[in-house]
RNA sequence: CUCAUCCAGAGGGGUGGAGGGAACGGCCCUGUGAAGCCCCGGCAACCAUCUCGAUGAUCCACGCUCGGCGCUCCUACGCUGCGCCGCUAGUGAGGCCACUCGGGACUGGUGCCAACUCCGGCCCGCUGCCAACCGGCACCGGGACAGAUGAG
Repeated sequence: CUCAUCCAGAGGGGUGGAGGGAACGGCCCUGUGAAGCCCCGGCAACCAUCUCGAUGAUCCACGCUCGGCGCUCCUACGCUGCGCCGCUAGUGAGGCCACUCGGGACUGGUGCCAACUCCGGCCCGCUGCCAACCGGCACCGGGACAGAUGAG
């Protein structure tokens, strides 16, 4: 820098001793013990891995049809039959399986375990109130900005 997600979920102990919730404004948490560090546990499923299902390109071999050639047949052509060649012809049913999508497992890499990312600011919309020109306030919804996490 890019993309995805962010109203779900999940905490105990030890240590430590006053902060913490990113910043600002709020509002909260906190000596019934903050941050940090350690141990154990849990949540989740982003990435890797394994697995199930769907799709199933390409490729492979095959059947039928089609076209060409040869043989057979025949006086001859054609037909029939057989063989070979051609998917830079059509079609059918298979095999393998990439990619993609969905589900599961939770082995590894992260992450996370108060409050929606705790809420707000900037923009838009709805409703209501005040005021009656502009506008202000509240609620709800959407977006932007900022941030977090993962992957690259």
SAM riboswitch aptamer (S box leader) from a soil metagenome, 152 nucleotides, folded computationally. The model forms 88% of the base pairs in the Rfam consensus.